[in-house]
Order: sequence, then C1' cells, then structure tokens
RNA sequence: UGGGUCGGCCAGGCGAUCGCGUCACCUUCGGGUGCCGAGGAACGUCCGGGCUCCACAGAGCAGGGUGGUGGGUAAUACCCACCCGGAGUAAUCCGCGAGAUAGUGCCACAGAAAGUAAACCGCCCGCAAGGGUAAGGGUGAAACGGUGGUGUAAGAGACCACCAGGGAUUCGGGUGACCGUUUCCGCUCGGUAAACCUCGCCCGGAGCAAGACCAGACAGAUACCGUUGACGCUGCUCGCUGAGGUAUCGGGUAGGUUGCUAGAACUGUUCGGUAACGCACAGUCAAGAUAGAUGAUCGUCCAACGACAGAACCCGGCGUAUCGACCGGCCCAUUCA
Repeated sequence: UGGGUCGGCCAGGCGAUCGCGUCACCUUCGGGUGCCGAGGAACGUCCGGGCUCCACAGAGCAGGGUGGUGGGUAAUACCCACCCGGAGUAAUCCGCGAGAUAGUGCCACAGAAAGUAAACCGCCCGCAAGGGUAAGGGUGAAACGGUGGUGUAAGAGACCACCAGGGAUUCGGGUGACCGUUUCCGCUCGGUAAACCUCGCCCGGAGCAAGACCAGACAGAUACCGUUGACGCUGCUCGCUGAGGUAUCGGGUAGGUUGCUAGAACUGUUCGGUAACGCACAGUCAAGAUAGAUGAUCGUCCAACGACAGAACCCGGCGUAUCGACCGGCCCAUUCA
C1' cells in the first nucleotide's frame, strides 16, 4: 500500500422565531414564566424475569420447552471460556452438537438389490437344468471397510500385513466435555430422532384492559346450573376455595385517583476473575400521556438535503430495519529500510 476478518462508537451541532405535553410558580383567569420532554433499535412480541390477582402456587397424568462441557446471571432458548466436527493459507466463521448397539417406522427416482436380504451384465463349474460368486461394470444422496498378498474352479476378512472404524481394556493429563497412550477381539455393525420414541433437566394459570380505591347513575325480567359444592384455580383426576354463576332481553354510565416510573437503573474508579460478570466506593436523576405531547421555518457549520423509525407497567436478551462516517485489534499478500 492492497485485500480480508472481528469489534467499538456516533445517529447531525449551534443560533433565532413560531408551536405542543407533564410538573412547579405567578395571574388581571385571557394567560404568562421556568424545568424536563423517545431510541439504538422505543419496532417484532420470539424467549426469560420482576410486579399484580387467583391456595404465599399444591400432588399425579397429559402437554410443552430444552439438549457437548464448565461457568455467569434474578432468569433464559442469552452471554463467556473450553471441547468435538466442518470451512478457510490465516485472522476467523459455522453447527437444531444427547441416544441409531432399547424398540418401531421410513429411505422418492434410478437400480438386480435400500438392510440380515439380493444375481441384471460379468466371472467360474456344468451338455443342459441348475449351482457357486459380491472381486469387476452400471444406478443412486447413500450399496455391507480400503490397499496389497495368500488362497480358489471363480471368488470372498475365508486367511495374512498395513491403514481406517467399532467394542472392551491399561496408564497418564483435565473440575469436565475430552485428549494422549497400552493390549485384546476380524467385531466391520448403512442413513434418518427438524419421524415416533428413550434419557437428563426445566415449566401452575391469567395478565397493567393485571390489580386497588373514590364519586355518580340505573330497573329489573326470564331460563338453566348451584352448599349432594356451581363459578374459579387446570386440559383430565385429586386437592383448595365457598355463593353465587351462565345466557338472552331491557335499563344506566363511559368520570376521577392509584398502579406509573429511583430501578436486578446509569456513569466513573479500585479490587477479584482468562472472560462473561461480581464486590465496594463516589456521583447522576433522565418522558409518564389517556385520543394520546416531543414538531416546523430560517440562518450557519460539516464531505453530507442526516437513514431506519415514535414510548404506553418495567427490566434482561434475541431477531429484524438502518443514510453517512469515525476509531481500534488481528490475519494474508506485496514494497521499502
């Protein structure tokens, strides 16, 4: 210098004018002044929790989730480190990564045959019928280990040597997944669990329209179920609760307060830890609406006319969208010293 790979960060700045929302203060009740006022994803609502109510949340079955190992965390399907397999020269990336030697099922087309069985061509024996053979050909995503030899009528792990795999085994290392190693067995066993299934671990239900309170209005009627337990918690059985419930018609209201934003919060530093993260100390306060505010114009600066997108109980993740930059680590190639 060129290419690659991984990560971080910003999300226009400043000024003027007009406008909007909460809160505080003032007010001549018209309004005025001041503070604050979306995001890295506020999005999707896909996971995990907090919080609330239902037994302070129960038992069993069913059902669902998850899946290498160790750790982090409130928790997770997230994160970190490592192992194994795969891609790449490498940095690095990818893996829905338990079990196929518990059992069952399935394996399109092609092919003789898709799993304990098979002979289409070929080879061998035989006059033929028939038999032997899995070496060679061909099919397929996948064909019953590979190479060489012995052997044979022709052949074949039938036998032998080496290699590959599997099972058992010895020793060593590691918390562990696993790695290295010794010996034996010719054992050679197809794939598929994002098919059923098996194994380990986890999961109660409903959700801020949860829930609590205040004020106000009204008119009940009918049917069915119900203290021999309805409704609800749970799909079923138990168990718990304990007086109303469900449906149709008719009538009334469509208001306010709370939950509600100070929190597993954010920022910085020390220490511990490879890291994720944790402990301690210091500092900061940063929307809270309820038909729903956060915008517009002009000037100026920047390389730039600045994308994607708008809170609705709150957090932690993941996924997706995104204009234009900036910063850094590492790898490869090349050049110069």
Bacterial RNase P class A from a Microbacteriaceae bacterium, 337 nucleotides, folded computationally.
Rfam family: Bacterial RNase P class A. By type it is a ribozyme.
The coordinates come from a structure-prediction model, not an experiment, and the mean pLDDT is 76.
The RNAcentral record of the sequence draws on ENA.